[in-house]
RNA sequence: GGUACCGUAGCUCAGUUGGUUAGAGCAUCGGAUUCAUAACCCGAAGGUCGGUGGUUCAAAUCCACUCGGUACUA
Numbered sequence: 001g002g003u004a005c006c007g008u009a010g011c012u013c014a015g016u017u018g019g020u021u022a023g024a025g026c027a028u029c030g031g032a033u034u035c036a037u038a039a040c041c042c043g044a045a046g047g048u049c050g051g052u053g054g055u056u057c058a059a060a061u062c063c064a065c066u067c068g069g070u071a072c073u074a
Stems, first nucleotide, its partner, number of pairs: 001073007010026004019057001028044004050066005
């Protein structure tokens, strides 16, 4: 340099053929429980879906470019 795959919450990940609120577990915070702590239970907060542009009535999802990572290859 070429090809393929990946990038979504602090971490690990899901998200079907583009369709109307962007989710789960863990972690964090609050509550309940307990003599107290842990576990269990309830709730809350936390996201420009890597970035830019495009297609579309509508994009995490499709297209182009680009950034980062991994693998293979020269």

Predicted 3D model of a 74-nucleotide RNA (transfer RNA) from a Bacillota bacterium. Lineage of the source: Bacteria > Bacillati > Bacillota. Its Rfam family is "tRNA". Its family is annotated with triplet codon-amino acid adaptor activity in the Gene Ontology. From the family's description: Transfer RNA (tRNA) molecules are approximately 80 nucleotides in length. For this family Rfam cites "The tertiary structure of tRNA and the development of the genetic code" (Hou, Trends Biochem Sci, 1993). The family's RNA type in Rfam is transfer RNA.